RNA sequence: GUCUCAUGCAGAGUGGCUGAGGGACUGGCCCGAUGACGCCACGGCAACCGGUUGAAUGCAAAUUCAACGCCAGGUGCCAAAUCCAGCCCCGACGGGUGUCGGGGGAAAAUGAGAA
Numbered sequence: 001g002u003c004u005c006a007u008g009c010a011g012a013g014u015g016g017c018u019g020a021g022g023g024a025c026u027g028g029c030c031c032g033a034u035g036a037c038g039c040c041a042c043g044g045c046a047a048c049c050g051g052u053u054g055a056a057u058g059c060a061a062a063u064u065c066a067a068c069g070c071c072a073g074g075u076g077c078c079a080a081a082u083c084c085a086g087c088c089c090c091g092a093c094g095g096g097u098g099u100c101g102g103g104g105g106a107a108a109a110u111g112a113g114a115a
Stems, first nucleotide, its partner, number of pairs: 002114006013042005021031003025086004043078003047075003050071002052067006082107001087104007
C1' cells in the first nucleotide's frame, strides 16, 4: 500500500523551537505574524486492543455476554459534528437549477484483523 469489520453531535492544552500557510480532495466556511500547521517537552482525554470483575457454555483450553477507567500497558487523539456539503432517496417551503429538515451512501480518519 490492498482487503474485511467496527467507530465518530462526547472528551482532552500549556511551554519551547520554527516561520506561512493550515483544516485529506473540490466547493463553502473557518484557523493563522496577538504566530496557525509542523516538531519537541510536559500535561491531558478515553474510541479500539490489552487488563480486571461477574455470569453463561465447556472436561479443559477457551468462547460469548455484561459491568467498570478500576489499570493508561499497545495504538490513537487533544479548534469547529469526520467543521459543513459533495452521490442517491424522502419531506416542507419557493417562480426557480434554490433553501431548510430527515435517511442512506461515498470518501477520508482511527483501531482490530487478513492475504